[in-house]
RNA sequence: AAGCCGGGACGUCCUGUCGCUCUUCCCGCUUGCGGGAGGGGAGGAAAGUCCGGACAGGACAGGACACCCCGCUGUGGAAAGCACAGACAGGAGCAAUCUUGUGGUGGUCGUAACAGAAAACAACCGCCUUCGGAGUGGAGCCAAUUCUCCGGAGGUAAGGGUGAAAAUGUGAGGUAAGCGCUCACGGUCGGCGUCAGCGAUGGCGCCGGGGUACGACGCCGGGGCCUGCAAGACCAAAUAUACCGGUGAUAUGAGGGUGGUCCGCCCGAUGCCGGGGGGUAGGUUGCGCCAGAUAAAUGACAGGAUUAAAAACAGAAACCGGCUUACGGUCCCGACUUUGUU
Numbered sequence: 001a002a003g004c005c006g007g008g009a010c011g012u013c014c015u016g017u018c019g020c021u022c023u024u025c026c027c028g029c030u031u032g033c034g035g036g037a038g039g040g041g042a043g044g045a046a047a048g049u050c051c052g053g054a055c056a057g058g059a060c061a062g063g064a065c066a067c068c069c070c071g072c073u074g075u076g077g078a079a080a081g082c083a084c085a086g087a088c089a090g091g092a093g094c095a096a097u098c099u100u101g102u103g104g105u106g107g108u109c110g111u112a113a114c115a116g117a118a119a120a121c122a123a124c125c126g127c128c129u130u131c132g133g134a135g136u137g138g139a140g141c142c143a144a145u146u147c148u149c150c151g152g153a154g155g156u157a158a159g160g161g162u163g164a165a166a167a168u169g170u171g172a173g174g175u176a177a178g179c180g181c182u183c184a185c186g187g188u189c190g191g192c193g194u195c196a197g198c199g200a201u202g203g204c205g206c207c208g209g210g211g212u213a214c215g216a217c218g219c220c221g222g223g224g225c226c227u228g229c230a231a232g233a234c235c236a237a238a239u240a241u242a243c244c245g246g247u248g249a250u251a252u253g254a255g256g257g258u259g260g261u262c263c264g265c266c267c268g269a270u271g272c273c274g275g276g277g278g279g280u281a282g283g284u285u286g287c288g289c290c291a292g293a294u295a296a297a298u299g300a301c302a303g304g305a306u307u308a309a310a311a312a313c314a315g316a317a318a319c320c321g322g323c324u325u326a327c328g329g330u331c332c333c334g335a336c337u338u339u340g341u342u
Base pairs, nucleotide, nucleotide: 001338002337003336005334006333007332008331009330010329012305013304014303015302016301017300018299020041021040022039023038024037025036026035027034028033029032043313047324048323050322051321052320053319055228056227057226058225067224068223069222070221071220072086073085074084075083076082087102088101089100090099091098092097107217108216109215110214111213112212124160125159126156127155128154129153130152131151132150133149134148135147137145168186169185170184171183172182173181188209189208190207191206192205193204194203195202196201232285233284234283235282241277243275244274245273246272247271255267256266257265258264
């Protein structure tokens, strides 16, 4: 210097003009509007609404079953499909580094494509034993026997080269032929002891085992009711009305309209007047106070600065902690590989 890996920070700034929204003070009146002065006004993800919480309402005596979620270790955390650090196993990369998985059991069930005899049962080829039959050993017969063929009964899972995987590898013994059948060494799994570590776990020694991997159910440990701020709480019109009281009547008529008032005229009976609970509109609260909520403001233009270029993803909606996803570009720190110079 180039490339690559990990971590962190940033996510334009200043001035002017015109606007938007919330709010404080002052003035004016039409009392909720106008004017003036001042102050606040989106993000690293505000996003997806995935996980957890807080809060709220509903449900709920207690217990059990069922159902759902989580599952290596330590620490943090209210908790989390959370964070950090680590253990073991697998994978990618020359490396820095990245990435996937993880309780115990193996009881029940399932799967192991293609290829291959066979995918964990069993069988086929082959090998071996035995029985029967036929042939054969060159002169014939009998007995035993050799070899070959056919058929029956049985033993074997070592050999079959296909596969991602062939049911422990090598050697020896043993056997009718064979087989961890037996033995030695190795590998692997488990137990015990010891050492290191808080621990997962690892090293060493001894003893023991031999049906692999994955999934579901079962088993073990831990957790889990449902709905969500459009939750919920309070105040509360107009109209209608449960209920209560008063008043009035088949005209001695309550009440209403006309009208300044009276008369008159007209209308007029499940009526009229008052009280009254619940519900609706609406308001307050929940709800933060140096953003805020209400269908909802946070902007536009001009000039300048930085820059290669102001250009990326994107607009709070009750609140908090996480995760995930999107994003033009800049800077800082550390590690690795290659090359060059000194």
This is a predicted structure of a 342-nucleotide RNA (Bacterial RNase P class A). The sequence was found by an Rfam model in a public genome assembly. The prediction has a mean pLDDT of 76. Rfam family: Bacterial RNase P class A. Rfam links the family to the GO terms dimeric ribonuclease P complex, ribonuclease P activity and tRNA processing. It is annotated as a ribozyme.